[in-house]
RNA sequence: GGGCCUGUAGCUCAAUGGUAGAGUACCACCUUCGCACGGUGGGGGCUCCGGGUUCGACUCCCGGCAGGUCCA
Numbered sequence: 001g002g003g004c005c006u007g008u009a010g011c012u013c014a015a016u017g018g019u020a021g022a023g024u025a026c027c028a029c030c031u032u033c034g035c036a037c038g039g040u041g042g043g044g045g046c047u048c049c050g051g052g053u054u055c056g057a058c059u060c061c062c063g064g065c066a067g068g069u070c071c072a
Base pairs, nucleotide, nucleotide: 001071002070003069004068005067006066007065010024011023012022013021018055026042027041028040029039030038048064049063050062051061052060
């Protein structure tokens, strides 16, 4: 320098172009003499950045940035 893959909650990951979710973590309550386990509920996101297409974009297109991988 070139090809490919990835970027979404604190973390690990989902989500056919049509209200962005789960697990775990965190907080409160229940349970216990107390802790842990377990149960119930709650808070937390402008989906890496900038444009384009569309009635509508995490999703499709273009350009950047970052990481991984392969080639040179």